A computed fold for a 72-nucleotide RNA from a Candidatus Falkowbacteria bacterium, annotated as transfer RNA. The prediction has a mean pLDDT of 81. It was read from a public genome assembly. Rfam family: tRNA. Its family is annotated with triplet codon-amino acid adaptor activity in the Gene Ontology.
RNA sequence: GGCCUUUUCGUCUAUCGGUUAGGACAUUGGAUUCUCAUUCCAAGAAGACGGGUUCGACUCCCGUAGAGGCUA
Numbered sequence: 001g002g003c004c005u006u007u008u009c010g011u012c013u014a015u016c017g018g019u020u021a022g023g024a025c026a027u028u029g030g031a032u033u034c035u036c037a038u039u040c041c042a043a044g045a046a047g048a049c050g051g052g053u054u055c056g057a058c059u060c061c062c063g064u065a066g067a068g069g070c071u072a
Base pairs, nucleotide, nucleotide: 001071002070003069004068005067006066007065010025011024012023013022018055027043028042029041030040031039048064049063050062051061052060
C1' cells in the first nucleotide's frame, strides 16, 4: 500500500428499518444492620464523526477517524 472485520451508558453486552435503545457489573440515594459487609428498592448515564437512501436509520450505502486481523 491492498483487502476484511469492528466502533452502543464508566466497563461488558443485547437490540431482523417503526421501542421510552434493554440487561449485568460499577456509581449515587434509600431500606435493613449497633457498625461494616451481604440483601432489597430506586435513580442517573450511551448509538465514533460527516453525508446519502427511506415516510421513518444504532440498523442499509458512501466517506473520514480510531482499533484489530490477513497479505505483499